[in-house]
RNA sequence: CUCUUAUCGAGAAAGGCGGAGGGAUCAGGCCCUGUGAAGCCUUAGCAACCGCCCCGGUUAUCCGGGGGUCAGGUGCUAAAUCCUGCUCUGGUGCGGCUGAAUGCUGCACGGGGGAAAGAUGAGGG
Numbered sequence: 001c002u003c004u005u006a007u008c009g010a011g012a013a014a015g016g017c018g019g020a021g022g023g024a025u026c027a028g029g030c031c032c033u034g035u036g037a038a039g040c041c042u043u044a045g046c047a048a049c050c051g052c053c054c055c056g057g058u059u060a061u062c063c064g065g066g067g068g069u070c071a072g073g074u075g076c077u078a079a080a081u082c083c084u085g086c087u088c089u090g091g092u093g094c095g096g097c098u099g100a101a102u103g104c105u106g107c108a109c110g111g112g113g114g115a116a117a118g119a120u121g122a123g124g125g
Base pairs, nucleotide, nucleotide: 001125002124003123004122005121006120007119008118013043014042015041016040017039021032022031023030026085027084028083029082044077045076046075049073050072051069052068053067054066055065056063057062081117086114087113088112089111091109092108093107094106095105096104097103
């Protein structure tokens, strides 16, 4: 760098150095930041991906099914992966077509599913 797979609305900050940016990328929004951003270091913390045990399912040595436990390896410690963007599909309001209703349709608001991208773990190249 890349492939496979799982997860991503929970949780957890102080100090030192540093000195203006940061929230991955592009755009829009919103937010954090001299009451000190990024980055580096120290200490502390969070939790259950890798480990171990029990239960359950299974033909199975299989199962990201349920529970318990460990902080060794990673990871993480503002806001949903901060939100939206692509696609599908309901709802509400206003308007247009129609004599009216049905139906179709435009705009706005708000909801749900999926995809893409990203992050992290585990395994592989």
Molecule: SAM riboswitch aptamer (S box leader)
Organism: Balneolales bacterium